[in-house]
Notes:
A computed fold for a 406-nucleotide RNA from a Bacteroidota bacterium, annotated as Bacterial RNase P class A. The prediction has a mean pLDDT of 77. The sequence was found by an Rfam model in a public genome assembly. It matches the Rfam family "Bacterial RNase P class A". Its family is annotated with tRNA processing, dimeric ribonuclease P complex and ribonuclease P activity in the Gene Ontology. It is annotated as a ribozyme.
Order: sequence, then structure tokens, then C1' cells
RNA sequence: CCCGCGCACCGCUCCGCCGCUCUUUUCGCCGCAAGGCGGAAGGGGAGGAAAGUCCGGGCAGCAUAGGGCACCGUGCUUCCUAACGGGAAGGGGCGCCGCCGGCAACGGCGGCGUUACGGAAAGUGCAACAGAGAGCAGACCGCCGAUGGCCGCAAGGCACAGGCAAGGGUGAAAGGGUGGUGCAAGGGACCACCGCGCCCCCAGUGAUGGGGGCGGCAUGGCAAACCCCACGGGCUGAAAGACCAAAUAAGCCGGGGCUUCUGCCUUCGGGCAGGAAAAGGGCGGCCCGCCCGAUCCCGGCGGGUAGGUCGAUAGAGGCCGUGCGUGAGCACGGUCCCAGAUAAAUGGCGGAGCCCCGCGUGCUUGCACACGGGGACAGGAUCCGGCUUACAGGUGCGCGGGUAUU
Repeated sequence: CCCGCGCACCGCUCCGCCGCUCUUUUCGCCGCAAGGCGGAAGGGGAGGAAAGUCCGGGCAGCAUAGGGCACCGUGCUUCCUAACGGGAAGGGGCGCCGCCGGCAACGGCGGCGUUACGGAAAGUGCAACAGAGAGCAGACCGCCGAUGGCCGCAAGGCACAGGCAAGGGUGAAAGGGUGGUGCAAGGGACCACCGCGCCCCCAGUGAUGGGGGCGGCAUGGCAAACCCCACGGGCUGAAAGACCAAAUAAGCCGGGGCUUCUGCCUUCGGGCAGGAAAAGGGCGGCCCGCCCGAUCCCGGCGGGUAGGUCGAUAGAGGCCGUGCGUGAGCACGGUCCCAGAUAAAUGGCGGAGCCCCGCGUGCUUGCACACGGGGACAGGAUCCGGCUUACAGGUGCGCGGGUAUU
């Protein structure tokens, strides 16, 4: 310098004219009221994803809001966070590359990638076909045939009885692996190493890692199969909800339910207050429990309200600095208020500049000029934290590779 991968940031700027919207102050007008209209001066006016609606919450209501089952979600460790299925750091498994050790199996160090990473000894289930045999199995091709058997005078031969699962084949996967000893031939049968199980010690917050001892030990795979374990989860959602004003018919019909206790008053008809209580209703599904419930509950028909205000943007907030931490972040100090619409506002016209691409000319080989083209993805509506997806062009950082020079 070039290429590739990953991450972060910027992502058109300025001027003029006209226009839109919110708000502060002030002036005027309208309205019964809630409130509305206009003028002047000042201030504000989209995003890193506002998108998808995938997660988590704040907030509001049910509602005073609990327990269980079912159902759903997550799943290595530690830390961060309001929380999360998010983030940071680390560990294990698997794969690739480089170097080193070992007869080999395999191991060590470093780098990169990936990981849906709790449990297979609680149970059930699945693995087509092929294959002898696919869970506690198996002999197709084979190997041996010492001992017994057959043939041969013998040397020896055959491979019947019997022995084997080491070699080959089938398969995604075949009952630990490598190298030896032994054997008739083999086999953890035995030995060394690797692996596995149990125990102990050391390091670490931990996942784990290292070391030692004992044991021949076969108890494979799949849980993104059902399942088991641990942790977590109430629901609905701003069209959530709250208030003001006004208006109508506290309308009509059908079904269901209750009539009890206490106190006070009484014109002795009853009235007022409180408690219990029924049908029924409410709390995502179910059960328990709790609450409402006498002007009640369920169902049907019909009528009024098209107005206004709040929620509504001051926050788990932004920016700067200091300190702590490997980091995600945290603490302290300072400073700022940066959309608030409600059929939904930030636009239109003109000029100049900037960045990128292509072609051409000039020459100082890297600049200048001229022409043409491009300037991305894309816009709030309860707010915030994440994840995912989209993005013309530019800047910076990290890692890997290549080239040149020293």
C1' cells in the first nucleotide's frame, strides 16, 4: 500500500423567499360552561434504526390480591442491569491451521471458528434400509483345529466335533483404543500408555484445571423426542384509563333472587344507619380462597352522548469531567430541557457549496478544470432497555492474508 472479515461513528451543509405546528409573554374578540379564535414579540420541532412487534419492564385498570394445578419460557460459570430469551468476561465440547512430543493410540502450546452447553444409572420411545447382529446383541466372508475324529507306512493332510470375535464386509453408529505378552488361533486373559469409574490433595468466587492412588471396568446415540430437575411467568393494554360539561327514556319486556339481626326516630303507616345473607357477577383456563351483591343479577329490544381537559413526555433522561473496574458498567460532580400532534405538523421554490462515480482535457503523476450522473435506509403517537432486519457514501479501530522497502 492492497484485499478480506468484524466493530464503532457520521450520514449532506449554508443562504434567501413563502408556508406548517407546539409553547411562553402580551393585547383583543367569542361562549351559559368545559373552552375557542385572531394580532405582536421570543423559544422549540423526528431515527440509528422511528421499521419488525420478537423479548423485558415502567405506567394504568381489573383489584384488597393469595395458594395450587395445568400451560408457557429459559438452561455451562461468574458478573452487569429495573428486568430480559439481553450484555461482559471466563470455562468445557467440536472443527480447522501452525509448531512441538510420542512406535502408535493420542497429547501439549498458540490462533481462528462454532456451540439449542442441566439430566440418558427414574421411566417410555426412536434409529428406514443394509447387516450375522443396533442394547445388555451377534457369526455372512473368515482364523484356529493344540486335545478328540477321519485319511496316510511316515512326513503330513482334511476341516467333522470343538474353539474365536483379533482381521474383512454391512451401516450414520457394531459393545473402549494403540502397542505388546501369551495362545492352536484369539480375547482386558495379562502388561504399559490413553480413555472410563471411585477416592484424596492443590489452585480458583465458580464453571473447571492440575497431581496422586485404587479398580479390568463396558451401563453406545438421540431429550431442537415425550419426560425428569432447577429457576421464572396473573391478565388486558393508551382504542389502557381518569375527569368536566351537556343530553336522554334511572325506558320497555322475559327469567332468577332476597326478605333476617341490632340500634335510633316515629304521626305507629314506616323511616334512617350498620351487620349477616341469596341468585348471580369479578379475578387468562381449572380448583381453593377472596371481593361485589337487596335501587340486585342474567338476557333481549330501544334511546342519549360525535363537545372539552388530563394521561402526554423532567426521564431506570442527554452531554461533559474525575475516580474505580480486564470488561459490560458503577459512583461522584457539573450542565441542559432537545416533538407532543389527534385524521395527525417540520414542506415548497431558488442559489451556492461539499462527498462519491464515469468519461475527457491539461500537466507538476498527482493535482486542476469541464461535462454527465448519484447523494442511502427511511419518518413519531404511552415511554424506556434489548434483539432482528434495511442502508448510496465517508471516517476510525481490531484481526487475518498478500506485496514492496529497511